The RNA shown here (transfer RNA) has 73 nucleotides and comes from a Candidatus Berkelbacteria bacterium.
Rfam family: tRNA. Rfam classes the family as a transfer RNA.
RNA sequence: GGCCCCAUCGUCUAGUGGCCUAGGACAUCGCCCUCUCACGGCGGGAACAGGGGUUCAAAUCCCCUUGGGGUCA
Numbered sequence: 001g002g003c004c005c006c007a008u009c010g011u012c013u014a015g016u017g018g019c020c021u022a023g024g025a026c027a028u029c030g031c032c033c034u035c036u037c038a039c040g041g042c043g044g045g046a047a048c049a050g051g052g053g054u055u056c057a058a059a060u061c062c063c064c065u066u067g068g069g070g071u072c073a
Stems, first nucleotide, its partner, number of pairs: 001072007010026004018056001028044005049065005
């Protein structure tokens, strides 16, 4: 340098054009429970890498950039 794959809450992930106001687990915070802690129960906050395009509608399709991984030379 060419080609291919990936990027979603703090972490791991679901999603494959409209039922998504983006769900779940763990973590975290608050309350309850307990003499206290742990366990358990209830609840809260928290995410689509950036830009552009297609479309009535994009996390999802296309292009570019950025970052990561693989492969060829």